[in-house]
Context: one part of a larger RNA
RNA sequence: UGACGGGGGUCCGCACAAGCGGUGGAACAUGUGGUUUAAUUCGACACUACGCGAGGAACCUUACCUAGGUUUGACAUGCAUGUGACCGCUGUAGAAAUACAGUUUUUCAUAUCGUAAGAUAUGGACAGAUGCACAGGUACUGCAUGGCUGUCGUCAGCUCGUGUCGUGAGAUGUUUGGUUAAGUCCUCUAACGAGCGCAACUCCUACUGUCAGUUGCUCAUGCGUGAGCAUAGCACUCUGACGGAACUGCCUGGGAAACCAGGAGGAAGGUGGGAAUGACGUCAAGUCAGCAUGGUCCUUAUGCCUAGGGCUACACACGUGUUACAAUGGCCAGUACAAAGGGUCGCAAAUUCGCGAGAAGGAGCUAAUCCCAGCAAAACUGGUCUAAGUUCAGAUUGCAGUCUGCAACUCGACUGCAUGAAGUUGAAAUCGCUAGUAAUCGCGUAUCAGCAACGACGCGGUGAAUACGUUCUCGGGCCUUGUACA
Repeated sequence: UGACGGGGGUCCGCACAAGCGGUGGAACAUGUGGUUUAAUUCGACACUACGCGAGGAACCUUACCUAGGUUUGACAUGCAUGUGACCGCUGUAGAAAUACAGUUUUUCAUAUCGUAAGAUAUGGACAGAUGCACAGGUACUGCAUGGCUGUCGUCAGCUCGUGUCGUGAGAUGUUUGGUUAAGUCCUCUAACGAGCGCAACUCCUACUGUCAGUUGCUCAUGCGUGAGCAUAGCACUCUGACGGAACUGCCUGGGAAACCAGGAGGAAGGUGGGAAUGACGUCAAGUCAGCAUGGUCCUUAUGCCUAGGGCUACACACGUGUUACAAUGGCCAGUACAAAGGGUCGCAAAUUCGCGAGAAGGAGCUAAUCCCAGCAAAACUGGUCUAAGUUCAGAUUGCAGUCUGCAACUCGACUGCAUGAAGUUGAAAUCGCUAGUAAUCGCGUAUCAGCAACGACGCGGUGAAUACGUUCUCGGGCCUUGUACA
C1' cells in the first nucleotide's frame, strides 16, 4: 500500500421488513446429470451452466455410429506430360454414392500448303486424365492468442501532470463538514489543475405549433330502407418532417453555500417514464465448434462421398416452464373495445363442401389501399351446473381422418369420436415484483416445407396491495482500527 476481521462508524440496493403472486407436491413440455447404447456428436457447471450455443435434429442440418465406396481429392492456385473431348441423355447392377454399356460431342487466333473442301504446325480457351507442389480436418491446446461475451455493476469509482511531504515503499490531491442517484455540487484545505467514468448530447413515449393531405379522416352536401357510394374539404383523428415546452425558471420557509421541504402555474416537476450507452480492472471466467490465428497432430485418413441409424433411449435425480386442482369457476348463447407486426418462391377474400382439421375457388394486394384478421381474449348481458374427483381437470390409450414434405415406422403438427389417469392448493426450503409495476388476458414476429413453441423477442387490454423502518440476512460504496497474511 492492499486484502481480510463472527472490529467500529456511515450510506445504498426488492437486501430484509410490509404486501401480492409463484416454485418445492401432480401430469406434461423442455434442458442437464446419471445410466444405457454400435452411437446416444460437442461445448457450457455456485452466483455468472442447466427452454444455454440451438431464432426451429424426420432426410438435409450432423460434427456421432454401422455399412458401402474414394485418394491431387467435395473446394483453391500453380507447374509438367499426353488427349480432344467433357457435360448431358438412355439402359443394366446397386440402398445410394458409384461402376459398366450405348448414344451424342469442341472452339479461337496466326503461319504454311491448297482454286476450294480441307490438311499440317505453333499458341490460347474449355474439359477430363496422369504426375508433383498442395488441398482438407467441427482433430488437440481458450493455460500460446485476436476478436467477441458474461460477471462484480450503470456500482461510483479508477488515474495522471506539476508542486509539497517522506531515506524509501509511498502519501497528499481523492481527506473534513454538508449535499446528491452520482468523486453531483458547495465549503474547508499543501495543494493547484487535468483525463477515463457520472451527467448531458441520441432514440421512443407523454402536451402542443407550423407545413403537408393519400391509401388516412368527415365539420358539409347529394343518393341509398340500410350496408355504403359519390362530390367537396383537410376543421378534427391520424400519419411524419421541422420546431416549442421543464430550467429548481417563479413564490414561501430553512441554510454560509450547495441544496432541501412546501406551493403556484402546467400535458408533464425536480433525472417526467422507458431504451441504448458498461471507467481502470477482477474471475489464467466463456468461446480454437461463428470467424480469424501460433504451435502440435492426421494425410489410402482424424480428409471426402453415400445409405440407414443416432442426437428423441429411461430404474432414477435436479433446474426452467405449461396446464390444473375449480363457483372471483366450467359450459352454452348474445354483444363490445386494441396495439404492434408480416405478405409476390408470398398473404389470400367472397362463395361452395366438410362436425372439424381442412378442401375447391381464386377477387384483391409489391400494401395507411388488398390479405393474414369481421383481427382479439379476458370484460359485459342472459341461461345452466350446486360442492361431487363433479358438466373440475385433462394425461394416457383405441379408431377414423387432415396437412406439409421424395419420405411422417424409429421420429411431425393438427382434427373428430371414444377413453377419462394423477391432482382437493403442496414439508424443509426458496424465487420475482415498488405502478400502468405485479397479477391476469389475448395478438404478432423471427427461425421455418412442416413442426415438438407450453420456448424466445415484441405488442396492446384489464389492473392491484404494501413500504413502520434499517435491529437482523445478503451484496456493495466511503472513512477509521487491528493483523504472526501478500
Predicted 3D model of a 486-nucleotide part of an RNA (small-subunit ribosomal RNA, 3' major domain) from a metagenome. The full RNA is in RNAcentral, with records from SILVA. Rfam family: Bacterial small subunit ribosomal RNA.